[in-house]
TPP riboswitch aptamer (THI element), 100 nucleotides, folded computationally.
RNA sequence: GUGAAAAUUUAGGGGUGUCCGCUCCUCUUGGGCGGGCUGAGAUGAGACCCUUGGAUCUGAACCGGGUAAUGCCGGCGUAGAAAAAAAUUUUUAUAAGUUA
Numbered sequence: 001g002u003g004a005a006a007a008u009u010u011a012g013g014g015g016u017g018u019c020c021g022c023u024c025c026u027c028u029u030g031g032g033c034g035g036g037c038u039g040a041g042a043u044g045a046g047a048c049c050c051u052u053g054g055a056u057c058u059g060a061a062c063c064g065g066g067u068a069a070u071g072c073c074g075g076c077g078u079a080g081a082a083a084a085a086a087a088u089u090u091u092u093a094u095a096a097g098u099u100a
Stems, first nucleotide, its partner, number of pairs: 001094009010084001011051004017037008056081003062075004
């Protein structure tokens, strides 16, 4: 000097379901509180995940399995869409040169 990886900063993108109990209400399954399930996250959020090796969304009120129930699991899926650039630091690999 070059490559790779990680972290940080800045900027940006994304989701928030299901069931039970109590309670309130305009009586519908709407709000609040507590709890169960999956998950990184189910509004602790100044959190969590992701930024193309892609979170997430669409198809989808889809198909199969399972569950107390669910966007729980699998398929669909080499599908379609989907947000980034720069700087710094650390680690590591390495060409050439210099000195001893």
The sequence was found by an Rfam model in a public genome assembly.